[in-house]
RNA sequence: CCGUAACUUCGGGGCGGGGUGUGAUUCCCCACCGGCGGUGAUGCAUCGACUUGGAUGUGAGCCCGCGAGCAAGGAAGCAGAACCGGUGAGAAUCCGGUGCCGACGGUUAAAGUCCGGAUGGAAGAAGAUUCGA
Repeated sequence: CCGUAACUUCGGGGCGGGGUGUGAUUCCCCACCGGCGGUGAUGCAUCGACUUGGAUGUGAGCCCGCGAGCAAGGAAGCAGAACCGGUGAGAAUCCGGUGCCGACGGUUAAAGUCCGGAUGGAAGAAGAUUCGA
């Protein structure tokens, strides 16, 4: 350093203003939010070196997957959304612009943002231990 087994800890953000109404954080106008792994344009930042090479951090909601949820229950299942322009040899990730999306149940009225299942579970992350090569 890699693998194995069992363990510990951690592991999701957001309705503020106005309008209509008996009633809406659910509708309408403006607003706000973005889990985990991968990719990471030869990117960016810091450090170091300063010739090349290097180290650490950061870098996608809508590119590839995963998760909560639903359905079924022997298994297989279902589950959202992006374009245009710029730079460049090269852009699905950079820069600019304009868009779009968001489980289930509940509710005096339809919910990404409220309440609930949930003091739960989980994608995974970190740590320490055992055994093995």
This is a predicted structure of a 133-nucleotide RNA (FMN riboswitch aptamer (RFN element)).
It matches the Rfam family "FMN riboswitch aptamer (RFN element)". Its family is annotated with FMN binding in the Gene Ontology.
The sequence was found by an Rfam model in a public genome assembly.
The coordinates come from a structure-prediction model, not an experiment, and the mean pLDDT is 78.